[in-house]
Record summary
Predicted 3D model of a 74-nucleotide RNA (transfer RNA) from a bacterium. It was read from a public genome assembly. Model confidence (mean pLDDT): 81 of 100. It matches the Rfam family "tRNA". Its family is annotated with triplet codon-amino acid adaptor activity in the Gene Ontology. Rfam classes the family as a transfer RNA.
RNA sequence: GGGCGAAUAGCUCAGUUGGCUAGAGCAUCUGCGUCACAUGCAGGGGGUCACAGGUUCAAGUCCUGUUCCGCCCA
Numbered sequence: 001g002g003g004c005g006a007a008u009a010g011c012u013c014a015g016u017u018g019g020c021u022a023g024a025g026c027a028u029c030u031g032c033g034u035c036a037c038a039u040g041c042a043g044g045g046g047g048u049c050a051c052a053g054g055u056u057c058a059a060g061u062c063c064u065g066u067u068c069c070g071c072c073c074a
Base pairs, nucleotide, nucleotide: 001073002072003071004070005069007067010026011025012024013023019057028044029043030042031041032040050066051065052064053063054062
């Protein structure tokens, strides 16, 4: 230098053919509970969907460029 893949909550990930207001588990917070913890139960908060632009009535999803990570080729 070239090719392929990934980037979504603090962590691990899902998200179908573009179409409801972006989700799950764990973690965290509050309450219940306990002498106090743990387990358990109920509830809450937390997102620039890596960044920028484009297409579209509508983009996490499609297109272009960039960044970073992994693998391969030279």